[in-house]
RNA sequence: GAUAACGGCAAAUCCGGUGAAAGCCGGAGACGCAAAGCCACGGACCUAACUCCCCACCAGUGGGAUACGGUCGCCGGGUUACCGAA
Numbered sequence: 001g002a003u004a005a006c007g008g009c010a011a012a013u014c015c016g017g018u019g020a021a022a023g024c025c026g027g028a029g030a031c032g033c034a035a036a037g038c039c040a041c042g043g044a045c046c047u048a049a050c051u052c053c054c055c056a057c058c059a060g061u062g063g064g065a066u067a068c069g070g071u072c073g074c075c076g077g078g079u080u081a082c083c084g085a086a
Base pairs, nucleotide, nucleotide: 001083008033009032013028014027015026016025017024018023031073037079038078039077041076042075043074044071045070046069051065052064053063054062055060
């Protein structure tokens, strides 16, 4: 980063699996992506099992807070890579 070339990845959705959930994995499928390859380092966002607090209470199917969970296709950063016009 081009009206180039060889290609690559794969959103939503559906099916199956897994998880408390967010989500993730596989198959089908393509919204898009010049790093939509990889890494949770910083920020942001999502979930709340465990834990704590409150209310209730022959003690719950409630509410609130909070990652040790998650998102790299949210941004920044790090790192690796194909092609080679301006």
c-di-GMP-I riboswitch aptamer from a soil metagenome, 86 nucleotides, folded computationally. The prediction has a mean pLDDT of 87.